[in-house]
Context: one part of a larger RNA
Molecule: small-subunit ribosomal RNA, central domain
Organism: Gammaproteobacteria bacterium LSUCC0057
RNA sequence: CUGGGCGUAAAGCGCGCGUAGGCGGUUUGAUAAGCUGGAUGUGAAAUCCCCGGGCUCAACCUGGGAACUGCAUCCAGAACUGUCUGACUAGAGUACAGUAGAGGGUGGCGGAAUUUCCUGUGUAGCGGUGAAAUGCGUAGAUAUAGGAAGGAACAUCAGUGGCGAAGGCGGCCACCUGGACUGAUACUGACGCUGAGGUGCGAAAGCGUGGGGAGCAAACAGGAUUAGAUACCCUGGUAGUCCACGCCGUAAACGAUGUCUACUAGCCGUUGGAAGACUUGAUCUUUUAGUGGCGCAGUUAACGCAAUAAGUAGACCGCCUGGGGAGUACGGCCGCAAGGUUAAAACUC
Repeated sequence: CUGGGCGUAAAGCGCGCGUAGGCGGUUUGAUAAGCUGGAUGUGAAAUCCCCGGGCUCAACCUGGGAACUGCAUCCAGAACUGUCUGACUAGAGUACAGUAGAGGGUGGCGGAAUUUCCUGUGUAGCGGUGAAAUGCGUAGAUAUAGGAAGGAACAUCAGUGGCGAAGGCGGCCACCUGGACUGAUACUGACGCUGAGGUGCGAAAGCGUGGGGAGCAAACAGGAUUAGAUACCCUGGUAGUCCACGCCGUAAACGAUGUCUACUAGCCGUUGGAAGACUUGAUCUUUUAGUGGCGCAGUUAACGCAAUAAGUAGACCGCCUGGGGAGUACGGCCGCAAGGUUAAAACUC
């Protein structure tokens, strides 16, 4: 390479959008590029294969045949693919009427709590731990009452609840805005799926500039513990955490499970719709889009998965090929840097 694979053994890009490419619904007619059949020419000789012959046999040499699965031209065919053409509505989409939602952005508002400050009451402790000490306190702390300031986060509701492509999203109100679902009709008429490159989004930490800073808290300091204790525990505490703008582009970015489509027993919950039934209820039935628990067939090395598949198939992309060396070196690209991305070999078992 041909293969075989990718939940946990190596292997699904963190997630979208989308270019080229690949693949693509039903049907009419045309065409004949692919495709099928035939003919002609060519496909050197040798080699390979078959039947013979010659060296005592064989290797070897040699005659004939077949083959050379290919290419070109011509003729014929029209099922399938392609192309052109006309039509269709089951895929996809638009319009209309509704529904649910922590989906996103901006602005404003609210209460509880922590901390600090001011004032009153009040007096000797408070705090902290396994036990202590550092620390705070007679310059009046802790506690308690009233007031003020400021920052951050939004208890209960809260739910294998909801929304989002993923990251993620949770106080309340307003404005701007994306998507989903449901219903019945009308319209467009394959407009679709995937997607190398590309491009956008992307937790936390980190970086740049300017703000902000209550609590928490890397670093750091002190107190303990200990043989030591650059830790675990305690008292403090700076970056940071917050905001605006700009970078970074990584995570066990996980369902460790790529996206899309179709098909394949059931049972029980739950969220959002729709329809129906009567006994009008804390009701039942059907259906649809999610989200969970079990379970048959099937599948799996087993565990398990099982209509939200890891089952049965199809389309397209990504990735894997023994462990270490190594996600490293070198080079390229990106970045202010930290570093990221692409990505070996020697050697060794």